A computed fold for a 328-nucleotide RNA from a marine eukaryotic metagenome, annotated as Bacterial RNase P class A. The prediction has a mean pLDDT of 75. Its Rfam family is "Bacterial RNase P class A". It is annotated as a ribozyme. Rfam describes the family as follows. Ribonuclease P (RNase P) is a ubiquitous endoribonuclease, found in archaea, bacteria and eukarya as well as chloroplasts and mitochondria. Its best characterised activity is the generation of mature 5'-ends of tRNAs by cleaving the 5'-leader elements of precursor-tRNAs. Cellular RNase Ps are ribonucleoproteins.
Order: sequence, then structure tokens, then C1' cells
RNA sequence: UGAACGGACGGCCGCUAAAAUGUUUUAGAGGAAAGUCCGAGCUCCACUCGAAAUGAUGCCCGUUAACGACGGGGCGGGGUGACCCGACGGAAAGUGCCACAGAAAAUAACCGCCGUUUAGACGGUAAGGGUGAAAAGGUGAGGUAAGAGCUCACCGCGCUAAUGGUGACAUUAUGCGGCAAGGCAAACCCCAUCAGGAGCAAGGCCUAAUAGGGGUUAUAGGAUCGAGACUGACCCGGGUUGGCUGCUUGAAUAUUGCGGUAACGUAAUAUCUAGAUAGAUGGUCGUCACUUUGCAAAAAGUACAGAACUCGGCUUACAGUUCACCUG
Repeated sequence: UGAACGGACGGCCGCUAAAAUGUUUUAGAGGAAAGUCCGAGCUCCACUCGAAAUGAUGCCCGUUAACGACGGGGCGGGGUGACCCGACGGAAAGUGCCACAGAAAAUAACCGCCGUUUAGACGGUAAGGGUGAAAAGGUGAGGUAAGAGCUCACCGCGCUAAUGGUGACAUUAUGCGGCAAGGCAAACCCCAUCAGGAGCAAGGCCUAAUAGGGGUUAUAGGAUCGAGACUGACCCGGGUUGGCUGCUUGAAUAUUGCGGUAACGUAAUAUCUAGAUAGAUGGUCGUCACUUUGCAAAAAGUACAGAACUCGGCUUACAGUUCACCUG
């Protein structure tokens, strides 16, 4: 660095489910079942198209049902090394921010240097000093009043071309440009890509009627008529943490072969491996293993945790043990 295991065996008493059937047999938590952070299946609702808004992602190629996951590679950074880490598009579109210190945090003059000048002051200057996480390419030479990419050489940077590579990118050049005025986009923002919403308490089916509701009709009280009940009958419909279903055979698991550096794909064979609903999967005894305490005898303890529609990932927790390869 990668991977595996997660106390073992047996007896007795229980719990949940299924099958035979009337007391038997069989099966019964995890590597994370957890957090619910991503991505899907499945279900219902919505849906002409486009845009806006909001959110996520952001080097390249591949894998996948899909992904923000994974594999390989590029570039950058760390380490003597094995190896590890990286939200890694844009700061010459715009806005904004940069504590303290410092003259100044971005249309730079505090000290210093040079010039004018009696002094003060004014102008030039980014070489030197000082502050800071960060101060306008670096070193050297020429140049100048003093300086400065002002000029030149080398290095760095950008552009262009060629070559190699699927690509990110890399290398090269008697090639071009004196260099475009710091940083921050995990600040707003810009660019590109993707995304309709809610979730198994989804959703479906069923018995019986109760509460409340609606309709039709008949009337009571009252009344001039109209109207018409809180009364009666019939019909509609009917919440429900009621029951059944969804529910466990699935992008399934194991072994072997083949393809691929790998993620992964594919073929053959074999297997069926929890389904509860206030929630089963437990308790106890014996022998052994390990840890702690102890001179010993012996005693105590067994990591993290625990299904709730199902998968693929990520993240977090984890006593102890084992294996393989590599580095110093």
C1' cells in the first nucleotide's frame, strides 16, 4: 500500500417466517444494516415548445442502467523512497474584497539616489532599504544626471509552427512578442454541461358501517304566498396508524473460462440467501480461542453496531487477528 476475517463448536429454553401438518423440519442482520450525502430502479402527480430563475458539476480518455462514483493517464504539489494529495475552466467582460503592518494592497515615492535650488520645496527614478502572506519577471553586462526590458545575452512567460500522442499534454525552434501592470472565482459573476416534482407513510385492492358531507323526496313548526328544515325515507360518496398487496428472483450470489493494464464486460455451471409492522433474529450452560487483572489458582470481558421497498457508490465508526507485495 492492497485485501480478508469480525470469536468457534455443542446442549437446553424462547421469538419471526415458510412447508408439511397437529408437532416436526427448514431458514433467520452487516461490513458497515449507520449518516441519508450523491446516482438509479419502481410508483403517483405534472407535462406543446423555448427561455428565465435556482442548484450541481468543471484537465483527458474510458467503465457503468446511472452518477458528483470508479479505473487508467496528463499537469501541479509533498516525501530520501515505496507512495500520497489536488472543485485542476475563465482574473486582457464587469463589480467587489485583500485583517495587522506599511508611504502605497493598485492609476504606487516613506527612507534612499539624481537634478533644479540659499533653505524649504519641486521634478526625475521601482536599482537599494524598510513593512507584509502578497509590492509591478530573475541574473549579468551595456546604458544613464541617477535609474529603468531603456537595450542585449541566458533563464522564465505568452504566441505561432512542426513533431509525438485518440486526447489532456509534452518536446523542439539561429521563429515572433520586451512581457500585456499582484492575489482571491470554496466572493458575486461569465462560459460549458446536466437537472420537472414528490416519495413505499409512494401507489393499488377489499369487508363492514360510524362521524361529518352532498342529492332526491315526504312532511313538522310557522305562514297570505313563496320558501322549507336541525325530522323521516332512499341514493351518492366516505377520512382511517383497519386488513391484504407493493415485499423480496434481483442491473442477484458463487465458481471457472475468455477479452481488457484496469474499472469492467461476457459465456457456462450451480444456488435461492431475513421479510418483522411497535417491530423476530435472544437468553443460558459446557469446552476451547483471545484480551485484561493476578505469583498462582482463578475471575471478568468479547470492537463498531444492528435490516424496515430494492440496488450502485461515497462518508463516518470499528477491539483484535491474518495474508500478499513494496520502501527506508